A computed fold for a 475-nucleotide RNA from an Anaerolineaceae bacterium, annotated as Bacterial RNase P class A. The sequence was found by an Rfam model in a public genome assembly.

């Protein structure tokens, strides 16, 4: 300076004129205490109209995932079942949130290239308990998906053929010869061994091919009848192994041929949490009625008093207690004067709190790599209930478009400085582009509090500034 990224904050401003919603002080009045014979004071609470002060919607208010404060149920206690979380190790009121590591991935500006693809900062972002507890599942192709053999390759049996070796015929040579011997690529026969072709319900075999997301890791050999980690070298995976760092996940190095897998957002296993319901929670005052049906709890003991008629208490038994079921447990009925639940049916629908001082904002020092925390000053910032914070104007700024103009500015020209990159100068031309003036027009992102707080997630014009990488120049 240029490219890549990422944090923080602001989110049109400012003025007139009317309208609005909380609060605080004043003010009419009205009540109460207390002095005081009374006039009347003081001191609390009300407090119209009206006067004046303060302050009035967001980073997301959104969505309603997630997590609490706070409220009610019983004093929230067990245990089943269900649900949530799930690398490691900090922070927090807690979280499925944030920080910081670690494993295994994806992008990434830009860098090299043989152009096929490699490498690759800074930041961006995905997953991560357990398959050796047990069950299940991998369609379709394929022989075969927890195992086998579809082509093949070997061996062995069989069949042909070819070479040898033997025997006979035949031919030919030597020979007197119906002896004996040689030769012959000719026919036949019959053996052994070797070579090649062929069958195969035999055996070896998973190297090599083919199916396929995936086939007993992978490359080189070494053996081997032919293979094959069988064995060797390197690599890859595994391992409660062993050192060594680390708080730890985890990383290096040894050591072991241990080596055939995937899903668990499938059921399941382990570790850790977990009452429930919610401001339409809850609570105070006021005011108003009208109740009807139904259903509804065993048999009993027991213990004490009795005027012997019964009553009292207790066990049993019923009901009610805010996700289901049970143990417990409190309350409450219960020998019909009966809790309770369920049906029909009448009355209310008014004020008022809850309702914002908070795990709250800010500045400053100090720990901590960070999130974050202590301490120090300080600071009050909406509480509405058909639901307030608006409407008109005026200037300003912002978005785009035109047109004019040429003071900054660009950019050519001349001069002048300078070794040059460059600088300086000028009543200089230009103004097409940038870029300042001027007009006119046009624009102004996502978007509205409802009890509050911590996250996350999804929308969004543009401004201001901070950092971190990678190139380049210059000191």
């Nucleotide at each position: 300076c240029a490219g890549g990224u990422u944090g923080a904050c602001c989110a049109g401003a400012g003025g007139a004129u009317c309208g609005u919603g909380a609060g605080a002080g004043c003010c009419c009045u009205g009540u109460g205490a207390u002095c005081g014979c009374a006039a009347g004071a003081u001191u609390a609470c009300u407090a119209u109209c009206g006067c004046c002060c303060u302050c009035g919607a967001g980073g997301a208010a959104a969505g309603u995932c997630c997590g609490c404060g706070c409220u009610c149920c019983a004093c929230a206690g067990g245990g089943c079942a269900g649900g949530c979380u799930g690398c490691c190790g900090g922070g927090u009121a807690a979280c499925u949130c944030c920080c910081g590591g670690g494993g295994c991935g994806g992008g990434g500006a830009u860098u090299c290239u043989a152009c096929g693809g490699a490498a690759g900062a800074a930041c961006c972002u995905g997953c991560c308990a357990g398959a050796u507890c047990g069950g299940g599942c991998c369609a379709c192709a394929g022989a075969a998906a927890c195992a086998a053999a579809c082509c093949g390759c070997c061996c062995g049996a069989c069949u042909g053929c070819a070479c040898c070796c033997u025997c006979u015929a035949c031919u030919c040579c030597u020979g007197a010869a119906c002896a004996a011997g040689g030769a012959g690529a000719u026919g036949g026969a019959a053996g052994a061994u070797u070579g090649c072709a062929g069958u195969u319900a035999g055996g070896g075999u998973c190297a090599g091919g083919g199916u396929g997301a995936a086939a007993a890791g992978g490359u080189g050999g070494u053996g081997u009848a032919a293979g094959a980690g069988a064995c060797c070298a390197c690599c890859g995976g595994c391992g409660u192994c062993u050192g060594c760092a680390g708080u730890a996940a985890u990383g290096c190095a040894g050591c072991g041929g241990c080596c055939a897998g995937g899903c668990a957002a499938c059921c399941c296993u382990c570790a850790g949490c977990c009452g429930g319901a919610g401001c339409a929670a809850g609570g105070u005052c006021a005011a108003g009625c009208a109740g009807g049906g139904a259903u509804g709890a065993a048999a009993g003991c027991u213990g004490c008093c009795u005027u012997c008629g019964g009553a009292c208490a207790g066990c049993g038994g019923g009901a009610a207690g805010c996700g289901g079921c049970u143990c417990g447990u409190u309350u409450u009925c219960u020998u019909u004067u009966g809790a309770g639940u369920c049906c029909c049916g009448g009355g209310u629908a008014g004020a008022c709190c809850g309702c914002u001082u908070g795990a709250g904002c800010g500045u400053a020092u100090c720990g901590g790599c960070a999130a974050c925390g202590a301490u120090u000053c300080g600071c009050c910032u909406a509480g509405a209930u058909a639901g307030a914070u608006g409407a008109u104007u005026c200037u300003c700024c912002u978005u785009u478009c035109a047109a004019a103009c040429g003071c900054c500015g660009u950019g050519c020209c001349g001069c002048g400085u300078g070794u040059g990159a460059a600088c300086g100068u000028g009543u200089g031309c230009a103004u097409a582009c940038c870029c300042a003036u001027u007009u006119g027009a046009u624009u102004g992102a996502c978007a509205g509090a409802a009890c509050g707080c911590g996250g996350c997630u999804u929308a969004u014009c543009g401004g201001u500034u901070g950092a971190c990488c990678u190139g380049g120049c210059g000191c």
Its Rfam family is "Bacterial RNase P class A". Gene Ontology terms of the family: dimeric ribonuclease P complex, tRNA processing and ribonuclease P activity.